[in-house]
This is a predicted structure of a 1451-nucleotide RNA (small-subunit ribosomal RNA) from an uncultured bacterium. Its mean pLDDT, the model's own confidence on a scale to 100, is 85.
RNA sequence: AGAGUUUGAUCCUGGCUCAGGAUGAACGCUGGCGGCGUGCUUAACACAUGCAAGUCGAACGGAAGUCUUCGGACUUUAGUGGCGGACGGGUGAGUAACGCGUGAGAAUCUGACCCUAGGUUGGGGACAACAGUUGGAAACGACUGCUAAUACCCAAUGUGCUGAGAAGUGAAAGGUUAACUGCCUGGGGAUGAGCUCGCGUCCGAUUAGCUAGUUGGUUAGGUAAGAGCUGACCAAGGCGACGAUCAGUAGCUGGUCUGAGAGGAUGAUCAGCCACACUGGGACUGAGACACGGCCCAGACUCCUACGGGAGGCAGCAGUGGGGAAUUUUCCGCAAUGGGCGAAAGCCUGACGGAGCAACGCCGCGUGUGGGAGGAAGGUUUUAGGACUGUAAACCACUUUUCUCAGGGAAGAAGACCUGACGGUACCUGAGGAAUAAGCAUCGGCUAAUUCCGUGCCAGCAGCCGCGGUAAUACGGGAGAUGCAAGCGUUAUCCGGAAUUAUUGGGCGUAAAGCGUUCGUAGGCGGUUCAACAAGUCUGUUGUCAAAGGUCGCAGCUUAACUGCGGAAAGGCAAUGGAAACUGUGGAGCUAGAGUGUGGUAGGGGGUAAAGGGGAAUUCCCAGUGUAGCGGUGAAAUGCGUAGAUAUUGGGAAGAACACCAGCGGCGAAAGCGCCUUACUGGGCCACAACUGACGCUGAGGGACGAAAGCUAGGGGAGCGAAAGGGAUUAGAUACCCCUGUAGUCCUAGCCGUAAACGAUGGACACUAGGUGUUGUCUGUAUCGACCCGGACAGUGCCGUAGCCAACGCGUUAAGUGUCCCGCCUGGGGAGUACGCACGCAAGUGUGAAACUCAAAGGAAUUGACGGGGGCCCGCACAAGCGGUGGAGUAUGUGGUUCAAUUCGAUGCAACGCGAAGAACCUUACCAGGGUUUGACAUCCCACGAAUUCCCUUGAAAGGGGGGAGUGCCUUCGGGAGCGUGGAGACAGGUGGUGCAUGGCUGUCGUCAGCUCGUGUCGUGAGAUGUUGGGUUAAGUCCCGCAACGAGCGCAACCCACGUUUUUAGUUGCCAUCAUUAAGUUGGGCACUCUAGAGAGACUGCCGUGGACAACACGGAGGAAGGUGUGGACGACGUCAAGUCAUCAUGCCCCUUACAUCCUGGGCUACACACGUACUACAAUGCUGGGGACAAAGGGAAGCCAACCCGCGAGGGGGAGCAAAUCUCGUAAACCCCGGCUCAGUUCAGAUUGCAGGCUGCAACUCGCCUGCAUGAAGGAGGAAUCGCUAGUAAUCGCAGGUCAGCAUACUGCGGUGAAUACGUUCCCGGGCCUUGUACACACCGCCCGUCACACCAUGGAAGUUGGCCACGCCCGAAGUCGUUACCCUAACCGCGAGGGGGGGGGCGCCGAAGGCAGGGCUGAUGACUGGGGUGAAGUCGUAACAAGGUAACC
Repeated sequence: AGAGUUUGAUCCUGGCUCAGGAUGAACGCUGGCGGCGUGCUUAACACAUGCAAGUCGAACGGAAGUCUUCGGACUUUAGUGGCGGACGGGUGAGUAACGCGUGAGAAUCUGACCCUAGGUUGGGGACAACAGUUGGAAACGACUGCUAAUACCCAAUGUGCUGAGAAGUGAAAGGUUAACUGCCUGGGGAUGAGCUCGCGUCCGAUUAGCUAGUUGGUUAGGUAAGAGCUGACCAAGGCGACGAUCAGUAGCUGGUCUGAGAGGAUGAUCAGCCACACUGGGACUGAGACACGGCCCAGACUCCUACGGGAGGCAGCAGUGGGGAAUUUUCCGCAAUGGGCGAAAGCCUGACGGAGCAACGCCGCGUGUGGGAGGAAGGUUUUAGGACUGUAAACCACUUUUCUCAGGGAAGAAGACCUGACGGUACCUGAGGAAUAAGCAUCGGCUAAUUCCGUGCCAGCAGCCGCGGUAAUACGGGAGAUGCAAGCGUUAUCCGGAAUUAUUGGGCGUAAAGCGUUCGUAGGCGGUUCAACAAGUCUGUUGUCAAAGGUCGCAGCUUAACUGCGGAAAGGCAAUGGAAACUGUGGAGCUAGAGUGUGGUAGGGGGUAAAGGGGAAUUCCCAGUGUAGCGGUGAAAUGCGUAGAUAUUGGGAAGAACACCAGCGGCGAAAGCGCCUUACUGGGCCACAACUGACGCUGAGGGACGAAAGCUAGGGGAGCGAAAGGGAUUAGAUACCCCUGUAGUCCUAGCCGUAAACGAUGGACACUAGGUGUUGUCUGUAUCGACCCGGACAGUGCCGUAGCCAACGCGUUAAGUGUCCCGCCUGGGGAGUACGCACGCAAGUGUGAAACUCAAAGGAAUUGACGGGGGCCCGCACAAGCGGUGGAGUAUGUGGUUCAAUUCGAUGCAACGCGAAGAACCUUACCAGGGUUUGACAUCCCACGAAUUCCCUUGAAAGGGGGGAGUGCCUUCGGGAGCGUGGAGACAGGUGGUGCAUGGCUGUCGUCAGCUCGUGUCGUGAGAUGUUGGGUUAAGUCCCGCAACGAGCGCAACCCACGUUUUUAGUUGCCAUCAUUAAGUUGGGCACUCUAGAGAGACUGCCGUGGACAACACGGAGGAAGGUGUGGACGACGUCAAGUCAUCAUGCCCCUUACAUCCUGGGCUACACACGUACUACAAUGCUGGGGACAAAGGGAAGCCAACCCGCGAGGGGGAGCAAAUCUCGUAAACCCCGGCUCAGUUCAGAUUGCAGGCUGCAACUCGCCUGCAUGAAGGAGGAAUCGCUAGUAAUCGCAGGUCAGCAUACUGCGGUGAAUACGUUCCCGGGCCUUGUACACACCGCCCGUCACACCAUGGAAGUUGGCCACGCCCGAAGUCGUUACCCUAACCGCGAGGGGGGGGGCGCCGAAGGCAGGGCUGAUGACUGGGGUGAAGUCGUAACAAGGUAACC
């Protein structure tokens, strides 16, 4: 410090997620030791048991016990009395508060402590204990009597206090003892406590008004003390948008965690403060409490009870139950520190000091160290060679931290002696023996670390992206590796990363985000000069911000954690001194901002029941002319019209809107404003510089205006026109189109208050290059004047520099650079929804969530693809033609069906006479049956045997059984090669699966003209440029231009064939001349044809025209051939997971007496049907009989087969020649000539069937071909639709070949005869280039919307039902303080006494907790039914959006 994730890729915006640190943690697996810490975060739930606050006999009287020298002494302590139980310890429920923090303050108290001054005199009466009587179950009492004190009371004195004064009031206690300690009253201090104030201290405005002792005063009371603290009276105040009140949540702080910091989160342990002590209320005592282990009352709960009544309060330490994911021992000791009491000894102390439990955390240590390679064994993997585990182990040497045992043994103790829970602990010494001690997570990317097996969208994983559908580095296991380590992972929570709430430090044209506009209140901000003040600001000093913590340094435990000591900074608050630039405040000025004035000026600025006027158009009415249609559409129909329409002429009426001018022109704040004239009225601009003198800018709340639609009331209503009706279209058509048509649109009055109210751009001011239009005013040169040409200011457009921006773009009219103010945003959906509130007549508007859900949603730009977008161009693509297919019969292939099997594959173009260049057996892969199991085939080992061949028998055959013949070749004599048989195992074998694991090969787009690269340049980038543009071409072919310059694969050419010619060579070819023959038969010849080698030839080369002086095009000449001469071979980058595992090869999986292999028979040839491809026809341009002519290219030895003979023929016999320019297949056919047929189902057509034959072959039944005779079906030119072809082509005619024993209507070649048409590119199909739109990228066979149906989830409403909290009203009214009292009781003092004074009780009154009643507010849970929302593999209906999305979309 960043990373992953939206896309085909890119940049940006933006969310989600991860890596870090932390914890009072929990869970899973594992676990050696020590030190130091920490340990109910939940039920402030309920608590058994024990302990946690007592002490003093030197305050007092008793009692009991012990001892006694009987004098007494000692010990213990129930009671009186004193001090302490207000500290210490616990908890965080309540509390949003002067509670806390910080800093100030004045009207107070303070036991014990310290200092100081003074005093401590004289009296009195009681009450416990105790004794007696007595009540009660108990707790606990009642009565009578006795008694002490440092208990209580009186008097005296008196500094003090009150009061203006007079005057009033007002203390004490002794004890032990010989020196102390108490007691009382003052003054002061210290400590502690109470009170007041400034500032700070969470969230909600869907809580906006709150308040009656409330705010203040007077007077009285009250308190330790100020105060409405309380009462009476008077006044009507007080708080609040700088957030009162209400609701929710919460103890606050020092600190802690995190962070670079600013901040954010938090408030365990330790420390300070506060609050609480079962819940609520109350006071008493006291220096201090409204009191955790005190009291009274009420309530809930628990316990005891003799039912009458009593007892209790662990949020002290342990511990129990419960709750919970979860938190310890009913331990030891007062030895230390501290506290209470005491003169002291001492007693008490669950404070505390320790131990125990827990890896809960932090820190430290260890589980050995060094050597040791034939790299052992085992495991895993493998390409079988090896590699890894791995110096790891074994083995050798060494060490002993730790462990076990034994011995010694502290400090902590102060204070001379004594005193140690921890503890026989820490520590030290010795002995023993590598001995006692390693796990957890991860290994697809982020993120360090990979392989095998299993599984097969299953099981599962997952923090995000995402893995898993048969080769998973992602699941589970193994091996290995990586990380950390007595721990490691997971979960939860906080901060960080997140600049993702942005003060530091973000944004708002299109990503979320500028209020529709304007006026203006509070507030914020504000020109210039002068002096002043000193609030802000800056600076010095002082006080304070406890300690601990943090930080720096030093030190102590062996180190560290831990602990001790010392130092320091920044910042906050307060006080005080100083400075005066800036801000501020008040004062005095200025004129540049702002405003006023004077003079001009442009304008659809505005409203008015203003006022008046105008014409065109439309519709309607009347009248005329006139006749059959009009109207409307893609085409129609509804509609109108013979009752006279439409059309046309004249007249009239009505309402609405104002053509041309008209212009990115004008005006207005925006909405908006358009015929003309008049009246009224607002604002702007220009010129001048007379006046005011900062009067300004913005603007939360607030006010006003605010299109269209809509609403209310009244008018008006021509045209248009939601709704509605009808006609069409359509699968449907509640739409688009057409005919009608109501509300509305118009006016008046009022409401509504919203729009994609948009420049998607808030307002104001200043600054920062220009160019060019245009509007308004003024002005310059010039002019008589107006133009032209300039200048200034104000508006309104375009282009553009710097700069900005993610890009697009903006660019003096900023989206640039700055200042000020306001509004708004913080992932998508849910949702601008729900609830609440306000406004509204309503419609609705404003404000405005959450649950839940997703990992994206989005912006700009890029490359493609696509479009029922555009432009240009090409192709037998259309058109123009010729011939077909589709109809018939047959052949053949496919689908389907059937079957034991009808083997398998190919399936739009690009499967279907395809694999198959030829299924009777074989082929053959399929089926049935019969056999074999190292196998039909390969290699290796062992044994035997030559190999081989013949015969018999059985069987459908394969196979089985038996018999005979036969002894080979080489040899180093051991044996070997080859073949056969048998045996054992390694293995063979598979046309079994996967073409979606593959190689190779092939099809297709497409012989279409494209596809790319290097360097450079442009762009943040994906990418672009080049390759686009202007021409041209069959062509990215070429030329020109150009930030490109070059290059590669393609195109073309080079190759083959054909066409012309030259030359070479003449056998098997040829024959002009010579001879010869029946015949190029032979001699001869090589001129010609031909054959097959090598050359020539064609290049827009030449001429003309056009073009840009180009490329090129057109025409011409010459030429056998002319613009690629014709045909072929040749197929760029890539696409289709295209085809093929059945040609072959091959990974993996599967079968192994079978999914292998052999054999016989069957099947692949089936047949209601459908489709493709062909053949033959339907006839006279024909058929048929006879005669006659002309090819090319091929094949041939298990072959082609001549002559001759036989047969009607297929064919048979025969036998010459030929491995072929020699022999042979081998008569080409269409064609020509002659004859017949005469338009018929025919002398057309030939299917089908019968009979008789031939050939091949082991074998023609299923299931071959051919011949002859006979038979003679459909078919009379083929619907919708559809195919091929542009010249030696189509059409038509035959020939040959491969396959092959035999079997083509198929396929591949060959030649013969030989046309028609192309105006042209609008349309259909396919393709190329450019451009445009896009929400597509699996790329339109795309994407995607809504209803419905089903399941689940959360949520709103709802008659209600049921809880919680809160305040208020009324009733009742405990305890208790206060007041009052005429009742009762009464020791101290006064009084001779009566009595008084004082006190207590009871009664009454005010207040008052709990309780009761009633209405209300807030907030939960639940609720038949109901509303929408979200998610879901697949479903239904349509097709709304994205392309002109097929009616542009949207508000």